FMN riboswitch aptamer (RFN element) from Gryllotalpicola ginsengisoli DSM 22003, 125 nucleotides, folded computationally. It was read from a public genome assembly, where an Rfam model found it. The coordinates come from a structure-prediction model, not an experiment, and the mean pLDDT is 85.
[in-house]
RNA sequence: AACGUGCUCCGGGGUCGGUGAGAGUCCGAACCGGCGGUGACAGUCCGCGACCCCCUCCGACAGGCGGGGUUGAGCCGGUGGAAUUCCGGCACCGACGGUGAAAGUCCGGAUGGGAGGCGCACGGC
Numbered sequence: 001a002a003c004g005u006g007c008u009c010c011g012g013g014g015u016c017g018g019u020g021a022g023a024g025u026c027c028g029a030a031c032c033g034g035c036g037g038u039g040a041c042a043g044u045c046c047g048c049g050a051c052c053c054c055c056u057c058c059g060a061c062a063g064g065c066g067g068g069g070u071u072g073a074g075c076c077g078g079u080g081g082a083a084u085u086c087c088g089g090c091a092c093c094g095a096c097g098g099u100g101a102a103a104g105u106c107c108g109g110a111u112g113g114g115a116g117g118c119g120c121a122c123g124g125c
Base pairs, nucleotide, nucleotide: 003123004122005121006120007119009117010116015029016028017027018026030105031104032094033093034048035047036046037045043092044091052069053068054067055066057064058063074090075089076088077087078086096108097107098106
């Protein structure tokens, strides 16, 4: 050094117009894309997290640890040693509840949780 333990901090983005009594939900046009991996950079390849459901245990309750289940979407061409990741083209996807009218973008659970990341300390050497 690797690595281990502990701790602090960080850790989700997105609108203009039109119609209408009423729409950030419809129509037209736009905009957004967590985390790790992957011979070369990923919303749509592999996996993870969160939301939802089930189970053991703990808890006065709220809820918590753990385990399990479900969980959306991309092709073609080009370059190249290598790219469903770059370039070009045309596409597609987006939980649940609420809301004067139907929601990826408004409100809410959420000043929450979290995959994970930078760093510090001690050990190690």